[in-house]
RNA sequence: GGAGUCGGGCAGGCGGCCGCGCUCGUCGUGCGGGGUGACCCUGCGGCGGGUGAGGAAAGUCCGGACUCCACAGGGCAGGGUGCUGGGUAACGCCCAGACGUGGUGACACGUGGCAAGCGCAACAGAGAGCAGACCGCCGGCGGGCCAGGCCCGUCGGUGAGGGUGAAACGGUGAGGUAAGAGCUCACCAGCGCGGCGGGUGACCGUCGCGGCUAGGUAUGCCCCACCCGGAGCAAGGCCGAGCAGGGAUCACGGUGGCCCGCCGAGAUGGUCCCGGGUAGGCCGCGUGAGGCGUCGGGUGACCGACGUCCCAGAGAGAUGGUCGCCACCCGUGGCCGGGCAACCAGCCACGGGGACAGGAUCCGGCUUAUCGGCCGGCUCCUCCC
RNA sequence: UCCGGGGUAGCUCAGCUGGCAGAGCACUCGACUGUUAAUCGAGUUGUCGUGGGUUCGAGCCCCACCCCCGGAG
Repeated sequence: GGAGUCGGGCAGGCGGCCGCGCUCGUCGUGCGGGGUGACCCUGCGGCGGGUGAGGAAAGUCCGGACUCCACAGGGCAGGGUGCUGGGUAACGCCCAGACGUGGUGACACGUGGCAAGCGCAACAGAGAGCAGACCGCCGGCGGGCCAGGCCCGUCGGUGAGGGUGAAACGGUGAGGUAAGAGCUCACCAGCGCGGCGGGUGACCGUCGCGGCUAGGUAUGCCCCACCCGGAGCAAGGCCGAGCAGGGAUCACGGUGGCCCGCCGAGAUGGUCCCGGGUAGGCCGCGUGAGGCGUCGGGUGACCGACGUCCCAGAGAGAUGGUCGCCACCCGUGGCCGGGCAACCAGCCACGGGGACAGGAUCCGGCUUAUCGGCCGGCUCCUCCC
Repeated sequence: UCCGGGGUAGCUCAGCUGGCAGAGCACUCGACUGUUAAUCGAGUUGUCGUGGGUUCGAGCCCCACCCCCGGAG
């Protein structure tokens, strides 16, 4: 210098003008409400102060907090997860490791069980699941050709060779044989069992024995281990007009000379009270598994201590527009510079660009979208000292 | 805030035990007819919404994403 790989973080800044939401203060105001009243509540307006989206606020794919309902305990059914250890409130997330595959490498991707059971494998092929004689090879018998030998038929042997397929039941060599074959032996690969050593563990190393090989698929059913009650902030709680309903009482009727009292009636009206609860309002609702800094523990995810800060919260939903300057990126042109060159850097001018996207109960993840640009670790190649 | 269904030829739909992707209509060509329609015969239909995975093999199984339709409070 080139090529690559992994991780972290940013998401323009300042100012002018015009606007928006929430909130606090203050002033004004109202054929609004309450009160005898001072005044209070509430609405609106002006001025001033404070504050106002994200890395994904998104998809709603997982996990939790919170709330209500259900619930002795155990099992079945159903759903989910799946190497090991750890982190966490929890997870299908994260970290560290193990094994396998790919890559020269940094690194990336994958992961329980098919020597428990059941099932499945089109086409091709002789044969496709405790496989199989189509060609070939070998032997016996019979026949043909003049001989060595070859050919035909038939009965057997053979999984070494050919051919089919995604897949055909270890590999190499030697012995053996009529030809062959783990048939036997040596070495190698792989498997099971047992011992020893290392590791918390997945697993690794090593020794011995065994039978000689046990195919694929569980992202088919299934088996094993672990986890899971249901619903969701329109959860749920509080207050509560109006209308309807219930009760008391007065007006009404009866008793009675009359009043009180008592009884009746409930069709109408007045006053007062009551429960449930609609509209509506309030709470839930942001001090939190919170941010930042320092120190400590840990390989790390993460955890702990101390200090410090308060940082949107709504009415179906506010954070925008424009101009100027600066910074950034791209293109073109000019001026010089470095270098053999490819190319690289600087200054100036003009033109262009700035993405994806908007909270609604909250939080931890995952996934997806995203113009640009920054920082760091590591790897490979080439050159120079 | 949640839930369900679907995407296959130009149109409407089949295909699901994973094994060459089909039907009707439409379209094209030919025959019949003086011509057209009807009828008869033949033919082309296709990134199975997109991407990745499992598998020898995927429209079908698994994962992620996109779009459409419908429903609950």
Molecule: RNase P RNA; transfer RNA
Organism: Nitriliruptoraceae bacterium